Annotation:
The RNA shown here (SAM riboswitch aptamer (S box leader)) has 119 nucleotides and comes from Mucilaginibacter robiniae.
RNA sequence: GAUUUAUAAAGAAGCGGCGAGAGAUCAGGCUCACAGACCCGCUGGCAACCCUCCAAUGUAUCAGGAGAAGGUGCCAAAUCCUGUCCCGAUUAACAAUUUACCAUCGGGGAAUAUAAAUG
Numbered sequence: 001g002a003u004u005u006a007u008a009a010a011g012a013a014g015c016g017g018c019g020a021g022a023g024a025u026c027a028g029g030c031u032c033a034c035a036g037a038c039c040c041g042c043u044g045g046c047a048a049c050c051c052u053c054c055a056a057u058g059u060a061u062c063a064g065g066a067g068a069a070g071g072u073g074c075c076a077a078a079u080c081c082u083g084u085c086c087c088g089a090u091u092a093a094c095a096a097u098u099u100a101c102c103a104u105c106g107g108g109g110a111a112u113a114u115a116a117a118u119g
Stems, first nucleotide, its partner, number of pairs: 002118007013043005021032003026083004044075003049071002051067004079111001085108006091100003
């Protein structure tokens, strides 16, 4: 790097270093940023995915409580917002029960991130 499953509207600081962009890719916005962002280091913290303990044994492929010692992870803004692919409705066009993100609403995917397992 790949596959599967689960989660993603919650939460969480300071100091030092570096020096120009950053917020996953593409597009449109919007925000952060030389009053130093992003990234790195130290300290601190958040959090129950693995884990530890207590419980449960539900027959539904499914739970519950406590814990931050350990393994990760995370500590601006909802995965910052929307779009990309599909479906439906409204709406627009008119030749048709057809086309369309010109526009609106709803739903589902995909993608991304994190954890665990597998090979």